Transfer RNA from Omnitrophica WOR_2 bacterium RIFCSPHIGHO2_02_FULL_45_21, 74 nucleotides, folded computationally.
The RNAcentral record of the sequence draws on ENA.
The coordinates come from a structure-prediction model, not an experiment, and the mean pLDDT is 82.
RNA sequence: GACCCCAUCGUCUAGCCUGGUUAGGACAAGAGCUUUUCAAGCUCUCGGCACGGGUUCAAAUCCCGUUGGGGUCG
Numbered sequence: 001g002a003c004c005c006c007a008u009c010g011u012c013u014a015g016c017c018u019g020g021u022u023a024g025g026a027c028a029a030g031a032g033c034u035u036u037u038c039a040a041g042c043u044c045u046c047g048g049c050a051c052g053g054g055u056u057c058a059a060a061u062c063c064c065g066u067u068g069g070g071g072u073c074g
Stems, first nucleotide, its partner, number of pairs: 001073007010027004020057001029045005050066005
């Protein structure tokens, strides 16, 4: 330098190909119930689409660029 892959709650992950329900789940955190207490269990809450632009009635999803990470070739 060329090409390929990845980026979503604090962590891990589904959804992206095929645009349309309130972006789902597990763990963690907070509250409540239960218990003599703790743990466990149950219920609820909290919290996220890397960044910029475009297309569209509508974008996490499609297109372009940027940033960061990984890989292959030279």